[in-house]
RNA sequence: GGAGUCGGCCAGGCAGUCGCUGCAUGUGUGCAGAGGAAAGUCCGGGCUCCGUCGGACAGGGCGCCAGGUAACGCCUGGGGGGCGUGAGCCCACGGAAAGUGCCACAGAAAAUAUACCGCCGGCCCCGGCCGGUAAGGGUGAAAAGGUGCGGUAAGAGCGCACCGCGCGACUGGCAACAGUUCGCGGCACGGUAAACCCCGCCCGGAGCAAGACCAAAUAGGGGAGCAGCGCAGUGUUUGCGCACCGUCGGUUCCGAACGGGCUCCCGGGUAGGUCGCUAGAGGUAGCCGGCGACGGCUAUCCCAGAUGAAUGAUUGCCAUUGACAGAACCCGGCUUAUUGCCGGCUCCCGCU
RNA sequence: GGGCGAUUAGCUCAGCGGUAGAGCGCUGCACUCACAUUGCAGAGGUCACUGGUUCGAAACCAGUAUCGCCCACCA
Repeated sequence: GGAGUCGGCCAGGCAGUCGCUGCAUGUGUGCAGAGGAAAGUCCGGGCUCCGUCGGACAGGGCGCCAGGUAACGCCUGGGGGGCGUGAGCCCACGGAAAGUGCCACAGAAAAUAUACCGCCGGCCCCGGCCGGUAAGGGUGAAAAGGUGCGGUAAGAGCGCACCGCGCGACUGGCAACAGUUCGCGGCACGGUAAACCCCGCCCGGAGCAAGACCAAAUAGGGGAGCAGCGCAGUGUUUGCGCACCGUCGGUUCCGAACGGGCUCCCGGGUAGGUCGCUAGAGGUAGCCGGCGACGGCUAUCCCAGAUGAAUGAUUGCCAUUGACAGAACCCGGCUUAUUGCCGGCUCCCGCU
Repeated sequence: GGGCGAUUAGCUCAGCGGUAGAGCGCUGCACUCACAUUGCAGAGGUCACUGGUUCGAAACCAGUAUCGCCCACCA
């Protein structure tokens, strides 16, 4: 100097003038006023309602181990695998010897094996037929352990050595897992589970337009479905039992409980106000525990709450700073969009 | 603000992981004096985009983009 990789910071500041929203007011004014993603709505919670609860079967999600957390599909640490010369990065990473399905074309054969060419033996004996053979060729994304020696008609874990693989023991580790320690097994039968499925764990649904209250107005209008049976008293009707229906939001079932006129559609009216609405798994600083995520203690701070929906315009100085982008019940994450600056580390080249 | 759905030829839509299809439309030819109908032939595709799983993706799984639908209160 070039290339790469990881991490961090900021998102203008102050003053004047004119406005907007909220709060407090002594009616003068004072104080506060968007983001790291406020976004996508992809996960997880709080909160509210669905009147309440248990079980079975569906349905959905997650998936190495340990921990963190209110919880998670998030985070931290570790194990295993992969990529890269390296710093470093990536992994939906349980099960394919429970079962089922699929593997187009090509190829002999795509998985209870099989014989196209070749090799070997036999028979007819030009050329074919029968048998043996997976070492060699060829096909394919993928072809039933690899190398060597022996063995054989030719071959083959057929036998042996080494490597690989599986199982068991031992050792280390909480565990995932590791070892080159020991023993056993000739090898125990491809791939696919982001195909069905099996195993383990988790999950009720809807969402602040949830929901609560006040006010105003209108036709408690029309239609469809189901409203059964028995007994007793009785003037209308009432009570009891069984059944039925509804509620538990998954066109399912069972049980408990509660209710009995309920459910759906069309039509009618109003589109006003208050609460929910922001003090919270909250921020900042210090100390302590932990490798870390994080947790504990102390001190201190209050930091937007709008509802046609505010946070803007302009001038001066300093800095020079641009991009993506605007809260709508609130948090924890992930993902996506995006500017500038700074630092650590790695590799290459050149010079000393 | 919240909850759903769709994207395949010019339009409307099918599509069991294995060469992308149908109807209408378009173009040419035939038929006719001419047009329509009919018949024959043909063209036309980034399966919205980007990654992943798989030997192989329009389809399966994520992310992004665009478009569309629904919602309040009272009796």

Record summary: Predicted 3D model of RNase P RNA and transfer RNA as a complex of 427 nucleotides. Rfam match: Bacterial RNase P class A. The family's RNA type in Rfam is ribozyme. About the family: Ribonuclease P (RNase P) is a ubiquitous endoribonuclease, found in archaea, bacteria and eukarya as well as chloroplasts and mitochondria.